[in-house]
Molecule: Lysine riboswitch aptamer
Organism: zebrafish metagenome
RNA sequence: AAGAGGUCGCAAAAACAAAAAGUAGGAUACUGGAGCUCGCAACGAAGAAGGUAUGAGAAAGGUGUUUUUGCCGAAAUAGUUUUUGGGGCGAAACAAAAAUUAUUGGGCUGGUUUUUAAGAAGAAUCGGACUGUCAUUUGCAAAAAUGGUGUGCUU
Repeated sequence: AAGAGGUCGCAAAAACAAAAAGUAGGAUACUGGAGCUCGCAACGAAGAAGGUAUGAGAAAGGUGUUUUUGCCGAAAUAGUUUUUGGGGCGAAACAAAAAUUAUUGGGCUGGUUUUUAAGAAGAAUCGGACUGUCAUUUGCAAAAAUGGUGUGCUU
């Protein structure tokens, strides 16, 4: 430098569909009786937050199918730093991007925890069998056993 693992390898984009959900927010009426993550400001007894009923009523993240693209630390998780976002301002929290450190070979599956509208899917952790690859041993061979794992393995 070029390759391989898997027919559910990894990730992204687009279209469609289900669900989110008759939910959120808003309108009207009644109730309620002083407030919002924190601070300031504003609003508020000409009635705050919250609750009930009625008419109408979303979206994002996540999921499935198809197509296309980029790839094999593909990618994921956690920490730190910087930037951006929304809201009247600032902070916290949340979300996205970049850099950096550490961990993880790969998918499947069980328990626990977490996230979510969710028994879906995801994430973390502890197990199970399988699989890729390398080493050692056994075997005529096919193969088997044990141990390791990607800055690895093959050419």